A computed fold for a 116-nucleotide RNA from a soil metagenome, annotated as Guanidine-I riboswitch aptamer. The sequence is in RNAcentral, with records from MGnify. Its mean pLDDT, the model's own confidence on a scale to 100, is 83. Of the family's consensus pairs, 96% are formed in the model.
[in-house]
């Protein structure tokens, strides 16, 4: 909390591992180099997609309790609360620079910050 959490991808990050490619003018295989390799893992959105859970509004159904009613209780009518269900909201959002983390990097995290 109608602005909220957590998983799953996706834009887009990068180079630990994998595989590529190079040292290699025979081939492997070892080392060793490269992300100026589309990739696999891997990292990932406030202002991307979706899902689940909360949240909020309306309704059915039920439940405490308070009033009415009644000699008194049911029933029954009104109200405060609450639970399961179902429907339906969950809106706007322009953005550095600098710094951090991991192996590194980013729309990550500072941060819906400064600022505009």
């Nucleotide at each position: 909390a109608u602005g909220u959490g957590c998983g799953u991808c996706u834009a887009g990050g990068g180079u630990u591992c994998c595989g590529g490619c190079c040292u290699u003018u025979g081939u492997a295989a070892c080392a060793g180099g490269c992300g100026a390799c589309u990739g696999g893992u891997c990292c990932g959105a406030g202002a991307g997609a979706g899902g689940c859970a909360g949240u909020c509004c309306a309704c059915c159904u039920c439940c405490c309790g308070a009033a009415g009613u009644u000699c008194a209780c049911c029933c029954c009518u009104u109200c405060u609360g609450g639970a399961u269900g179902u429907g339906g909201a969950u809106a706007c959002a322009c953005g550095g620079c600098g710094g951090g983390a991991c192996a590194a990097a980013a729309g990550c995290c500072c941060g819906g910050g400064a600022g505009a």